The prediction has a mean pLDDT of 83. c-di-GMP-I riboswitch aptamer from a Deltaproteobacteria bacterium, 92 nucleotides, folded computationally. The sequence was found by an Rfam model in a public genome assembly.
[in-house]
RNA sequence: CACCGAUAAUAGCAAACUCGGGGUAACCUGGGGACGCAAAGCCACGGGUCCAUUAAUCCCACGAAGGGAGGAUGGACAGCCGGGUUGCCGAA
Numbered sequence: 001c002a003c004c005g006a007u008a009a010u011a012g013c014a015a016a017c018u019c020g021g022g023g024u025a026a027c028c029u030g031g032g033g034a035c036g037c038a039a040a041g042c043c044a045c046g047g048g049u050c051c052a053u054u055a056a057u058c059c060c061a062c063g064a065a066g067g068g069a070g071g072a073u074g075g076a077c078a079g080c081c082g083g084g085u086u087g088c089c090g091a092a
Stems, first nucleotide, its partner, number of pairs: 004090002012037002017032006035079001041085003045082003048077007057069004
């Protein structure tokens, strides 16, 4: 230095829930709070999930209303997985 991740040590982050604020929403943010995390630091590149808007078309019904699927566009999630990148410590 690399790999690796200990009943080590110094630190760190903060799920659910809750209060305030923002947003149509997913969700974000400040406080409280800890389920957990060796990157639960950062990045929407790939897959995935979620939200909003919205056709043609298809299905159910068909006298209709309505419902479902669905493509496109925009957005969200890094604590869903993969990938990229930076980083504390040093046992086996």
It matches the Rfam family "c-di-GMP-I riboswitch aptamer". Rfam's curators write: GEMM was predicted in a large-scale screen for bacterial structured RNA regulatory elements.
The model forms 85% of the base pairs in the Rfam consensus.